A computed fold for a 143-nucleotide RNA from Agromyces subbeticus DSM 16689, annotated as FMN riboswitch aptamer (RFN element).
RNA sequence: AACGUGCUCCGGGGUCGGUGUAAGUCCGAACCGGCGGUGAUAGUCCGCGAACUGCGAGCGCGAGGCCGAGAGGCCCCGCACCUGUGGUCGAACCGGUGGAAAUCCGGUACCGACGGUGAAAGUCCGGAUGGGAGGCGCACGAG
Numbered sequence: 001a002a003c004g005u006g007c008u009c010c011g012g013g014g015u016c017g018g019u020g021u022a023a024g025u026c027c028g029a030a031c032c033g034g035c036g037g038u039g040a041u042a043g044u045c046c047g048c049g050a051a052c053u054g055c056g057a058g059c060g061c062g063a064g065g066c067c068g069a070g071a072g073g074c075c076c077c078g079c080a081c082c083u084g085u086g087g088u089c090g091a092a093c094c095g096g097u098g099g100a101a102a103u104c105c106g107g108u109a110c111c112g113a114c115g116g117u118g119a120a121a122g123u124c125c126g127g128a129u130g131g132g133a134g135g136c137g138c139a140c141g142a143g
Base pairs, nucleotide, nucleotide: 003141004140005139006138007137009135010134015029016028017027018026030123031122032112033111034048035047036046037045043110044109051088052087053086054085055084056083058081060079061078062077064075065074066073067072092108093107094106095105096104114126115125116124
């Protein structure tokens, strides 16, 4: 150095104009791009995370039933939380360089959860002072 365990910290960007009673939502023109991987640098390749959801386990709260003299035990249903595991989950081509690029260079495209809103949202507000893939570091351990 690498590996294992624990811990601290970090861990998402982006708007102007027009119309209109009203739009950061429409129209026009702009702008933005989480994490790991990769023969070579990725929003569009392979995966992961976020969001929604099925099932199982656990804990808590609440309703009901059965057993018991009682203490209590058991069963079952609902809700919430948490965890495990599954499902759903967007979008790229052409040319060039090169040993190698779906990643670089040139060109032209495309994509973007849920809820809210005086009017339809990747860019505003909210869940979120949350969660999070993961990253730096520290300590300990074994070899």
Of the family's consensus pairs, 100% are formed in the model.